[in-house]
Description: RNAcentral holds the full RNA, with entries from SILVA. Small-subunit ribosomal RNA, central domain from a metagenome, 345 nucleotides, folded computationally. The coordinates come from a structure-prediction model, not an experiment, and the mean pLDDT is 87.

Context: one part of a larger RNA
RNA sequence: CUGGGUUUAAAGGGUGCGUAGGCGGUUAAAUAAGUCAGAGGUGAAAGGUUGUCGCUUAACGAUAAAAUUGCCUUUGAUACUGUUUAACUUGAAUUAGGAUGAGGUAAGCGGAAUGCGUCAUGUAGCGGUGAAAUGCAUAGAUAUGACGUAGAACACCGAUUGCGAAGGCAGCUUACUGGACCUUGAUUGACGCUGAGGCACGAAAGCGUGGGGAGCGAACAGGAUUAGAUACCCUGGUAGUCCACGCCCUAAACGAUGCUAACUCGAUGUUUGCGUUAGGCGUAAGCAUCCUAGGGAAACCGUUAAGUUAGCCACCUGGGGAGUACGUUCGCAAGAAUGAAACUC
Numbered sequence: 001c002u003g004g005g006u007u008u009a010a011a012g013g014g015u016g017c018g019u020a021g022g023c024g025g026u027u028a029a030a031u032a033a034g035u036c037a038g039a040g041g042u043g044a045a046a047g048g049u050u051g052u053c054g055c056u057u058a059a060c061g062a063u064a065a066a067a068u069u070g071c072c073u074u075u076g077a078u079a080c081u082g083u084u085u086a087a088c089u090u091g092a093a094u095u096a097g098g099a100u101g102a103g104g105u106a107a108g109c110g111g112a113a114u115g116c117g118u119c120a121u122g123u124a125g126c127g128g129u130g131a132a133a134u135g136c137a138u139a140g141a142u143a144u145g146a147c148g149u150a151g152a153a154c155a156c157c158g159a160u161u162g163c164g165a166a167g168g169c170a171g172c173u174u175a176c177u178g179g180a181c182c183u184u185g186a187u188u189g190a191c192g193c194u195g196a197g198g199c200a201c202g203a204a205a206g207c208g209u210g211g212g213g214a215g216c217g218a219a220c221a222g223g224a225u226u227a228g229a230u231a232c233c234c235u236g237g238u239a240g241u242c243c244a245c246g247c248c249c250u251a252a253a254c255g256a257u258g259c260u261a262a263c264u265c266g267a268u269g270u271u272u273g274c275g276u277u278a279g280g281c282g283u284a285a286g287c288a289u290c291c292u293a294g295g296g297a298a299a300c301c302g303u304u305a306a307g308u309u310a311g312c313c314a315c316c317u318g319g320g321g322a323g324u325a326c327g328u329u330c331g332c333a334a335g336a337a338u339g340a341a342a343c344u345c
Base pairs, nucleotide, nucleotide: 004316005315006314007299008298012313014201015200016199017198021194022193023192025088026087027086028085029084030083031082033081034080035077036076037075038074039073040072041071042070049065050064051063052062053061054060091191092188093187094186095185096183097182098181103177104176105175106174107173108172109171110154114150115149116148117147118146119145120144121143125136126135162169163168206247207246208245209244210243211242215241216240220236221235222234223233258312259311260310261309262308263307266290267289268288269287270286271285272284273283274282275281276280294301295300318345319344320343327338328337329336330335
């Protein structure tokens, strides 16, 4: 390289947008670049292959043929691909009318709980555990009530629910805003699919500057446990968790399953629409469960495919060494990305 693969054995990029490139619906005409056919030229010789012949044979040699799968010129063919022109509507998109949702951003508001403060009632314990102790408490705690204040998270509804490209998104209201979906007409007329580089987004932790700090809580301290206990349990508690702006760019970023399109038995539940309705039934787009054929090493998948096909991208090639070293790029740093070899089994 070919071939074979990528749910779990090695292997789908974290996700999207999109450049180049690759691939691309229906009809007609033109052209003849790719493609196909004929002819001509060339494709040195030697070698190799095949036939015949010559040295007694062989090695070796002579001769003829085939081959040289290529390139160029020319004459034709026109189904397919390409190019150009004209047209089409079913792919794609726009518009009109609907309806939906924890989709996003910003602002405002709310109650429960917790901590703290003040006041009041009240007295000896509280707290915590397997049992305890550290801790808090006669300077009046815990408990109860009233008032005030702070920060964070939003019980019930709540669901195998919904939305989003993924990460993710949940109190209520308002403003701004993205998307998908349904219905029937109209409009554009292939405008499409994928997408190396590139750009954007990207949980948590972490970093920088400035705020904030109730609860929780790495580190740390103490008490226990234990042979020890740098842990599990308990009492405290700093970063952090929260906000604004700027970085970081990684996750079991998982459906461990790339995107798009077509085709292929059924059953059930559910969300949002539409049609028709007394129930019900039909239909479109999702979500979820079971199952046939088929697939699969099996587990299992099974119209939401891991089935049958097509297009494009990414990735894999025994274990360890190693996601390491070196170099480079990025980063404030932490580090990230790219990514070997020796050696060894």